[in-house]
RNA sequence: GGUCCCGUAGCUCAAUGGUAGAGCAACCGGCUCUUAACCGGUAGGUUGGAGGUUCGAGUCCUCCCGGGAUCA
Numbered sequence: 001g002g003u004c005c006c007g008u009a010g011c012u013c014a015a016u017g018g019u020a021g022a023g024c025a026a027c028c029g030g031c032u033c034u035u036a037a038c039c040g041g042u043a044g045g046u047u048g049g050a051g052g053u054u055c056g057a058g059u060c061c062u063c064c065c066g067g068g069a070u071c072a
Base pairs, nucleotide, nucleotide: 001071002070003069004068005067006066007065010024011023012022013021018055026042027041028040029039030038048064049063050062051061052060
């Protein structure tokens, strides 16, 4: 340098073009003599960036950025 894949909550990952969610972690509460475990709840997101298509984009198209695989 060519080709391909990935980028979504603090972490690991979901989401058929139609309200962005789960588990863990955090916080609050319950239980317990206390802690852990367990149970309930709360908060947390410019979906890597910029454009485009569309009534509507995390999803489709283009470019850029970052990571990975592969070929040379």